[in-house]
Context: one part of a larger RNA
Molecule: small-subunit ribosomal RNA, 5' domain
Organism: Embleya scabrispora
RNA sequence: GGACGAACGCUGGCGGCGUGCUUAACACAUGCAAGUCGAACGCUGAAGCCUUCGGGGUGGAUGAGUGGCGAACGGGUGAGUAACACGUGGGCAACCUGCCCUGCACUCUGGGAUAACUUCGGGAAACCGGAGCUAAUACCGGAUAACAUCCUCCUCCGCAUGGUGGGGGGUUGAAAGUUCCGGCGGUGCAGGAUGGGCCCGCGGCCUAUCAGCUUGUUGGUGGGGUAGUGGCCUACCAAGGCGACGACGGGUAGCCGGCCUGAGAGGGCGACCGGCCACACUGGGACUGAGACACGGCCCAGACUUCUACGGGAGGCAGCAGUGGGGAAUAUUGCGCAAUGGGCGAAAGCCUGACGCAGCGACGCCGCGUGAGGGAUGACGGCUUCGGGUUGUAAACCUCUUUCAGCAGGGAAGAAGCGAAAGUGACGGUACCUGCAGAAGAAGCACCGGCUAACUACGUGCCAGCAGCCGCGGUAAUACGUAGGGUGCGAGCGUUGUCC
Numbered sequence: 001g002g003a004c005g006a007a008c009g010c011u012g013g014c015g016g017c018g019u020g021c022u023u024a025a026c027a028c029a030u031g032c033a034a035g036u037c038g039a040a041c042g043c044u045g046a047a048g049c050c051u052u053c054g055g056g057g058u059g060g061a062u063g064a065g066u067g068g069c070g071a072a073c074g075g076g077u078g079a080g081u082a083a084c085a086c087g088u089g090g091g092c093a094a095c096c097u098g099c100c101c102u103g104c105a106c107u108c109u110g111g112g113a114u115a116a117c118u119u120c121g122g123g124a125a126a127c128c129g130g131a132g133c134u135a136a137u138a139c140c141g142g143a144u145a146a147c148a149u150c151c152u153c154c155u156c157c158g159c160a161u162g163g164u165g166g167g168g169g170g171u172u173g174a175a176a177g178u179u180c181c182g183g184c185g186g187u188g189c190a191g192g193a194u195g196g197g198c199c200c201g202c203g204g205c206c207u208a209u210c211a212g213c214u215u216g217u218u219g220g221u222g223g224g225g226u227a228g229u230g231g232c233c234u235a236c237c238a239a240g241g242c243g244a245c246g247a248c249g250g251g252u253a254g255c256c257g258g259c260c261u262g263a264g265a266g267g268g269c270g271a272c273c274g275g276c277c278a279c280a281c282u283g284g285g286a287c288u289g290a291g292a293c294a295c296g297g298c299c300c301a302g303a304c305u306u307c308u309a310c311g312g313g314a315g316g317c318a319g320c321a322g323u324g325g326g327g328a329a330u331a332u333u334g335c336g337c338a339a340u341g342g343g344c345g346a347a348a349g350c351c352u353g354a355c356g357c358a359g360c361g362a363c364g365c366c367g368c369g370u371g372a373g374g375g376a377u378g379a380c381g382g383c384u385u386c387g388g389g390u391u392g393u394a395a396a397c398c399u400c401u402u403u404c405a406g407c408a409g410g411g412a413a414g415a416a417g418c419g420a421a422a423g424u425g426a427c428g429g430u431a432c433c434u435g436c437a438g439a440a441g442a443a444g445c446a447c448c449g450g451c452u453a454a455c456u457a458c459g460u461g462c463c464a465g466c467a468g469c470c471g472c473g474g475u476a477a478u479a480c481g482u483a484g485g486g487u488g489c490g491a492g493c494g495u496u497g498u499c500c
Base pairs, nucleotide, nucleotide: 001500002499003498004497006496007495008494009493010492013368014367015366016365017364018363019361020360021326026324027323028322030321031320032319035069036068037067040066041065043063048058049057050056051055076279077278078277086203087202088201089200090199091198092197095196096195100192101191102190103189104188105187106186107185108142109141110140111139117132118131119130120129121128122127147173148172149170150169151168152167153166154165156163157162177184178183205251206250207249212242213241214240217239218238219237220236221235222234223233224232254276255275256274257273258269259268260267261266281302282301283300284299285298304315305314306313307312332358334357335356336355340354341352342351343350344349371400372399373398374397381391382390383389384388404441406436407435408434409433410432414427417424418423444489445488446487447486448485449470450469451468455484456483457482458481459480465472466471
């Protein structure tokens, strides 16, 4: 000098764009953050309408339930992790992939339940149990099988295990309907796309005041398990494997694209944004599923909080706000789904604290303003060696302008879309445009001994104090305090901390 997710002191006009718990991965009141589909299904049946009205018909709102898809995305955090976690380059002839796209073929025929509901009962509650009824794209049989799987034969290919294609035989394995007749679906196989899984080479912290480490350890065979390779697991066999090219241990740490600095080499950092990983009160476990060992799912244990009728229950903000606490320190319990994106749905649409916006903070960057020109008898006041000089064209005063803020009028784009049409914007009466008034509402902070740009007076008297280094202060202090003046920067200026 530059930089910052900064803080502190003094000061503070406006706007745009960013950005804002770095500390206690401390504890959390309250609200919201994941639902949707009636074009899968059976119930429930409100308003309204028609009624020969004790009632009946029509109508379909609403509600919970079965079922499907989603809930594994999106959002948060950085605790753990020195590891194939990450980056980069490869491999899988050892793998999976719902929804989507392409191609081929099929969608035949039966059955029994069950929730809801009714009823009975238990419980303070959470909730639970018995009996009875019922539907389906829920569940279970049968048929068919190009295909898969097993055996066998042939061909071609490969880096080994092996792989591709074809023929024959055996075995097992499919499906779901609905409709407003346009469709929307269902099943099998193959391919694609997307997303993932596994393996390997190389690379990136400190410490030797850590020198030896290791028994599923290292390898093999059989078996199990998985989508799949593998000591992943297990039985047996062998005795190996790693290490000064730093094993093992300890400390620290999420990694990267990048960011800061620097001429570069390098050094430091990993906030915002993007990619990957890990975690979800702590520890463990599996279930469901295409996908989880699952933040707002389940079970067990623990700590904590909480309800209780003492028998037993409920909970998890490292989602968005917000509270307490910690701290030098970090925001609103806001508006909206109008846009973008996501889930469901044929669609209308519903949901969406993702997101779009607004609010707060000079926290940062950038822009603008606080007026411009004229104006000397160089006034008053202040400082002053009192001659004068200086403050100083500064002011007054005259002329002019009106950005920003203020007031008034007009007033968007963002709307592609959706809807039969009417219509549909949170931001927002915002941006922007026009008009009006009046210099009117808007300047401070640090420094002035040298480094380093800017000097005098008074006060103080090694006191009070200053200080980044050298050093100032003990009676004339340009170094302390105040004032005048000056210098620098300017809605900021200084200080502190950290990095280069």